[in-house]
RNA sequence: GGAGUCUGCCAGGCAGUCGCCUUCCUGCGUCCUCAAUGGAAAGGCAGGAGGGAGGAAAGUCCGGGCUCCACGGGCAGGGUGCCAGGUAAUACCUGGAGGAUGUGAGUCCAUGGAAAGUGCAACAGAGAGUAGACCGCCUGGCUGCUUCGCUUGAAUAUCAUUCAGACGGAUGAGCUAGGUAAGGGUGAAACGGUGUGGUAAGAGCGCACCGCACAACUAGUAAUAGUUGUGGCUAGGUAAACCCCACCUGGAGCAAGACCGAAUAGAGGGGCGCGGAAGUAUCCGACAUAUGGCCCGUAUGGCCCCCGGGUAGGUUGCUUGAGGUUCAUGGUGACAUGAAUCCCAGAUGAAUGGCUGCCCAUGACAGAACCCGGCUUACAGGCAGACUCCUACU
Numbered sequence: 001g002g003a004g005u006c007u008g009c010c011a012g013g014c015a016g017u018c019g020c021c022u023u024c025c026u027g028c029g030u031c032c033u034c035a036a037u038g039g040a041a042a043g044g045c046a047g048g049a050g051g052g053a054g055g056a057a058a059g060u061c062c063g064g065g066c067u068c069c070a071c072g073g074g075c076a077g078g079g080u081g082c083c084a085g086g087u088a089a090u091a092c093c094u095g096g097a098g099g100a101u102g103u104g105a106g107u108c109c110a111u112g113g114a115a116a117g118u119g120c121a122a123c124a125g126a127g128a129g130u131a132g133a134c135c136g137c138c139u140g141g142c143u144g145c146u147u148c149g150c151u152u153g154a155a156u157a158u159c160a161u162u163c164a165g166a167c168g169g170a171u172g173a174g175c176u177a178g179g180u181a182a183g184g185g186u187g188a189a190a191c192g193g194u195g196u197g198g199u200a201a202g203a204g205c206g207c208a209c210c211g212c213a214c215a216a217c218u219a220g221u222a223a224u225a226g227u228u229g230u231g232g233c234u235a236g237g238u239a240a241a242c243c244c245c246a247c248c249u250g251g252a253g254c255a256a257g258a259c260c261g262a263a264u265a266g267a268g269g270g271g272c273g274c275g276g277a278a279g280u281a282u283c284c285g286a287c288a289u290a291u292g293g294c295c296c297g298u299a300u301g302g303c304c305c306c307c308g309g310g311u312a313g314g315u316u317g318c319u320u321g322a323g324g325u326u327c328a329u330g331g332u333g334a335c336a337u338g339a340a341u342c343c344c345a346g347a348u349g350a351a352u353g354g355c356u357g358c359c360c361a362u363g364a365c366a367g368a369a370c371c372c373g374g375c376u377u378a379c380a381g382g383c384a385g386a387c388u389c390c391u392a393c394u
Base pairs, nucleotide, nucleotide: 001390002389003388004387005386006385007384008383009382010381012359013358014357015356016355017354018353020052021051022050023049024048025047026046027045028044030040031039032038054365058376059375061374062373063372064371065370066253067252068251069250071297072296073295074294075293077249078248079247080246081245082096083095084094085093086092097111098109099108100107101106112244113243117242118241119238120237134184135183136180137179138178139177140176141175142174143173146170147169148168149167151165152164153163154162155161156160192210193209194208195207196206197205211233212231213230214229215228216227217226218225219224257316258315259314260313266307268306269305270304271303272302275284276283277282287301288300289299290298323342324341325340326339327338328337329336330335
C1' cells in the first nucleotide's frame, strides 16, 4: 500500500415560521342544584411548560407477560433432539466436543438410535446387504492344429530327403467340469483400505500399519479425546421416510376482558331426555355442558341446533416495565449482583407535515396500534476498534 474477516455505533444536521397528537397547570365557557368556594359519561375556547415511530416498527416464525374459560387424570396429537451453562422462557444466546469448508482471520451444521421392526434407492449391472460371476485368472478331461525329441515302417539312385504311425514334451484354439472374487467392467454407491508373504490361481488365508468392535487406564462436570491390550472382526446408505428412545406441552386471544350509557322481537322450527327404587331428603340410570379430539371420574341441570330482530356512543384495558443509561465487582462468555440516575408515543378512517435559508454523507430499507425477549428477511452511505493474508522497503 492492497485485499479480507468479526464486533459496535449513526441512519441526515442546524435555524426560523405556520400547522398536528398527547400529558400537566391556569383561566373562561356549558350543564345540575334556590345558590355556592359544591358536583358533573365524554366533550368546547385561550395561554404556558414537557414529550412525540425503527434497527429492523417488516415477516406473523418462536417464547412469554397479561385477560378470560376452566374440575382432575390418562391416551392420542404436537414440539425439541451432541454436552455444559445463561434466561421469566424458548426451536433463542454463550462456551465447548464432533463434522464440513477456507492459505488464514473465520463461517456453517435438520449433530439421539440403522445390531427392535417395516419401507425406499429409477436405469445400468452377474450381483444393491446374511448379494453375486459378465469379461477375466487357475486346474483337470476331451477334440484337433503347429512344433521339438526319440523310435518303427515305406518310397527314392547314395549321403540324405519325403510320407505315415506309436510314445513323450511345448505353445496356443474349441468344448466341458471344478476353483476364484485379487484384476477389469456397470453404477451415486459393490460386503474394510494400503503394502507384503503365500497359493494351481486367489481371498484377512497369514503378517505390518490404518479402520472397526470390546475392555482397562488417563484427562475432562460432560459430550469426547488419548494410551495400552485383546480380537481377523466386516450385517453398507437413508430416520428433512414410517418408527424407537429421552425431555417438554390445557385452550382462546386486546376485535381478550371490565364499566357507563343506549336499543330490542321471539305465540318461529327441530332434536335428545323426562325411566326405576325410595317416598322428607335422596340413590341408580339416560341426555347435555364444563375453550382442540377420545376415554375415565367429578360437578352442574334440563340442554343443544337452525331461522329472525336489537346493541348510537363513550371510558378503561393503554403504557412504570422480566424498563433504559452510567459505574463497580464476579465470570472466558452469554450474563449476574450492587449503587446512582432517568421517565422515553399512546393514535382510534388512525398524530411528526408545509415553506425558507445554511451545512453536507446528497439521504437506502422503510411508520408503533396490548407489551416484552428472540430469530429471519430488506438496507444507500458513514464512523470506530480488533484480527488475517499478499506485496514492496528498511